[in-house]
Context: one part of a larger RNA
RNA sequence: AAUCAACGCUGGCGGCGUGCCUAACACAUGCAAGUCGAACGCGAAAGUGGAGCAAUCCAUGAGUAGAGUGGCAAACGGGUGAGUAACGCGUGGGUGAUCUACCUCUGAGUGGGGGAUAACCUUCCGAAAGGAGGGCUAAUACCGCAUCACAUUGCGCUCUUGGAUGAGUGCGUAUCAAAGCUGGCAACCCGCAAGGGUCUGGCGCUUGGAGAGGAGCCCGCGUCCGAUUAGCUAGUUGGUGAGGUAAUGGCUCACCAAGGCGACGAUCGGUAGCCGGCCUGAGAGGGCGGACGGCCACACUGGGACUGAGACACGGCCCAGACUCCUACGGGAGGCAGCAGUGGGGAAUUGUUCGCAAUGGGCGCAAGCCUGACGACGCAACGCCGCGUGGAGGAUGAAGAAUUUCGGUUCGUAAACUCCUGUCGAGCGGGACGAAAGAUGCGCGGGUUAAUACCCCGUGCAAGUGACGGUACCGCUAAAGGAAGCCCCGGCUAACUCCGUGCCAGCAGCCGCGGUAAUACGGGGGGGGCAAGCGUUGUUC
Numbered sequence: 001a002a003u004c005a006a007c008g009c010u011g012g013c014g015g016c017g018u019g020c021c022u023a024a025c026a027c028a029u030g031c032a033a034g035u036c037g038a039a040c041g042c043g044a045a046a047g048u049g050g051a052g053c054a055a056u057c058c059a060u061g062a063g064u065a066g067a068g069u070g071g072c073a074a075a076c077g078g079g080u081g082a083g084u085a086a087c088g089c090g091u092g093g094g095u096g097a098u099c100u101a102c103c104u105c106u107g108a109g110u111g112g113g114g115g116a117u118a119a120c121c122u123u124c125c126g127a128a129a130g131g132a133g134g135g136c137u138a139a140u141a142c143c144g145c146a147u148c149a150c151a152u153u154g155c156g157c158u159c160u161u162g163g164a165u166g167a168g169u170g171c172g173u174a175u176c177a178a179a180g181c182u183g184g185c186a187a188c189c190c191g192c193a194a195g196g197g198u199c200u201g202g203c204g205c206u207u208g209g210a211g212a213g214g215a216g217c218c219c220g221c222g223u224c225c226g227a228u229u230a231g232c233u234a235g236u237u238g239g240u241g242a243g244g245u246a247a248u249g250g251c252u253c254a255c256c257a258a259g260g261c262g263a264c265g266a267u268c269g270g271u272a273g274c275c276g277g278c279c280u281g282a283g284a285g286g287g288c289g290g291a292c293g294g295c296c297a298c299a300c301u302g303g304g305a306c307u308g309a310g311a312c313a314c315g316g317c318c319c320a321g322a323c324u325c326c327u328a329c330g331g332g333a334g335g336c337a338g339c340a341g342u343g344g345g346g347a348a349u350u351g352u353u354c355g356c357a358a359u360g361g362g363c364g365c366a367a368g369c370c371u372g373a374c375g376a377c378g379c380a381a382c383g384c385c386g387c388g389u390g391g392a393g394g395a396u397g398a399a400g401a402a403u404u405u406c407g408g409u410u411c412g413u414a415a416a417c418u419c420c421u422g423u424c425g426a427g428c429g430g431g432a433c434g435a436a437a438g439a440u441g442c443g444c445g446g447g448u449u450a451a452u453a454c455c456c457c458g459u460g461c462a463a464g465u466g467a468c469g470g471u472a473c474c475g476c477u478a479a480a481g482g483a484a485g486c487c488c489c490g491g492c493u494a495a496c497u498c499c500g501u502g503c504c505a506g507c508a509g510c511c512g513c514g515g516u517a518a519u520a521c522g523g524g525g526g527g528g529g530c531a532a533g534c535g536u537u538g539u540u541c
Base pairs, nucleotide, nucleotide: 001540002539003538005537006536007535008534009533012387013386014385015384016383017382018380019379020345025343026342027341029340030339031338034072035071036070039069040068042066047060048059049058050057051056079298080297081296088223089222090221091220092219093218094217095216098215099214100213103211104210105209106208107207108206109205110204111145113143114142120135121134122133123132124131125130151175152174154171155170156169157168158167159166180203181202182201183200184199187198188197189196190195224270225269226268231261232260233259236258237257238256239255240254241253242252243251273295274294275293276292277288278287279286280285300321301320302319303318304317323334324333325332326331351377353376354375355374359373360371361370362369363368390420391419392418393417400411401410402409403408424482426477427476428475429474430473434468440462441461442460443459444458445457446456447455485530486529487528488527489526490511491510492509496525497524498523499522500521506513507512
């Protein structure tokens, strides 16, 4: 000088930050991932009105609530640092060994069929969690057919290259696509009508090419301590062939060879997430990796795959284990290292708050819904910064205290007293920025089109949206009123005396003080330092 600090004494205000370093210990409760009716089929109830003697029925509520099929998201965002000494990370490269949903640009297409199944109804099993059978039904769910290119396989040619497994081109063989939804309407066609078709927009779907962003794999170099760890290794090292993967590769397997690493430290043991950075220092260096940002790893412990563009998946699935809970004893349920919160551990670390108004994300044409991300407020002097606790005048140098050589000296302009000011705090009143987009309505211009519909783009006007919050800020009112402590005074080191004690009681960072005049112990007075803090302890330089 610094600190994610703690402890002791003390404590007025504000701004901005930070806040389980220990038990990756166990967790009550609530919330933290949904959304789409413009993909699809179903579809209540309460209430209200009416009819009826009543049972009940009809209408509305309402195609609402709701669950189900389907799509996208759930692999992001958020947490933690257990493991890991490793291509994990950092840095620089390679991919002639690769993948990529949504998004952007661009080419082509979107024809015609089929069979199911949940929901629902019904029968049954079970304490429950749940499950089984039968019957009906839809789709942008599922499955064939047609068609084109790509792709795959085979053969040939050309080009780039050090090298073809790359690119281009030609031939042939075989395999592989699609889905609809929603607006508009002049004329025409079908239809009694509703509506449908030709036409024309929007959103989709299928298949190519390119891009952006993302990801996988490989390599050079760098990356802690121990030799009181000296030898280690059988899928081990290499080859051939095969399997597997998006992809290279002992990644896996069969066979063959006997290699591979190591004093330039292998192997083993210990410790540890890595970096941008942070602290210190004149620098070189040393120490650290909390907050914020990037990467990695993990999600009760261990293992495994499924789905998917992407996971071997924190709030998904299966198995095993430990633990907790329910049980009708047959069987089931769970995973806060998400946000709050509880117990425990500990010297020690906060609210079971408000809001989606802003920013960002998911879904949706949109309205919108969801969002403990985030934005806010709250607690804690934990840190940094700022402000205040008054200003000026005032000598009979008051009283009092301490001391004294008894003359005095010091506290001390300090107080009282006089005049003044009004920061903060208190009360009263006014009162924001953060909000502009999107969407809606009206108007204008342009595009599309047969079209002055619709739709899209641009633009103008209008109305409307704030958790924080009646907060910040501003004004007014009264009033010096409500606001100072802590450590030290032998030397180092700034600041001295009196009393008490008598090697006792005690102090102490080092040297050392204390055994009868102690500037070193305890108290008083005085002084020094810092100040809403001051000291102590721990840790680093």
Predicted 3D model of a 541-nucleotide part of an RNA (small-subunit ribosomal RNA, 5' domain) from an uncultured bacterium.